[in-house]
Context: one part of a larger RNA
RNA sequence: CGUUUGAUACUUGAGGGGGGUCACCACUAGUACGAGAGGACCGUGGUGAGUUAGCCUCUAGUGUGCCAGUUGUCACAUCAGUGGCAGUGCUGGGUAGCCACGCUAAUAACUGAGAAGCGCUGAAAGCAUCUAAGCGCCAAACAGGCCCCAAGACUAGGUAUCUGUAAGAUCCGUUGUAGACUACGACGUUGAUAGGCGGCAGGUGUAAAGCAAGUAAUUGUUGUCGCGCGCAAGCGCGAGAGCG
Repeated sequence: CGUUUGAUACUUGAGGGGGGUCACCACUAGUACGAGAGGACCGUGGUGAGUUAGCCUCUAGUGUGCCAGUUGUCACAUCAGUGGCAGUGCUGGGUAGCCACGCUAAUAACUGAGAAGCGCUGAAAGCAUCUAAGCGCCAAACAGGCCCCAAGACUAGGUAUCUGUAAGAUCCGUUGUAGACUACGACGUUGAUAGGCGGCAGGUGUAAAGCAAGUAAUUGUUGUCGCGCGCAAGCGCGAGAGCG
């Protein structure tokens, strides 16, 4: 810019893309077959490998403005308590997020048409013949089915609703599991968008102060321990002659 009023929301699917893999085990059945050795088709169930996509409940990793321990040194006058620097000083843990080594799902059933092939009926050609008319079966391949994009599909589609400065959109502000910017999403007083505050979960692992003992250093109270009970918030389940 077009789609012929302008919009908001939801869609149809012409067309396009992706995917389509394999192994083993058990049953059928030690059956059919075979002298035996051996050992099935068909069918059913299961376990995996590979690949792909998503996720973070679990198991792990990371987690440099979380917690603790600790060395040297400097500072806050000193003690105590803290802070800076030393690769996050080093060490032990670790929430969220992100992740794989973790979890979930798919890679399917089925349908159509049909290659090679196997057949039925059957003439030309009194026979024969799967073929000439007609009909049946048939492969990981093909077309669907599954997933994704999709009306610039110029045949520019459809449905619902709003609409004449209106609808709608933008700017601006608080922002996000969104993000380089932009875009996208939430909210903007008719408000819980962010922060604060309160509650809870989770992490760390028992701070400081006080008290007691000792002349004092220090130690105890003090517990990364076990068991049980309970409140709030949140989640799940749920009987009944109870409630609606």
Predicted 3D model of a 244-nucleotide part of an RNA (large-subunit ribosomal RNA, domain VI) from Candidatus Curtissbacteria bacterium RIFCSPLOWO2_02_41_11. Its mean pLDDT, the model's own confidence on a scale to 100, is 80.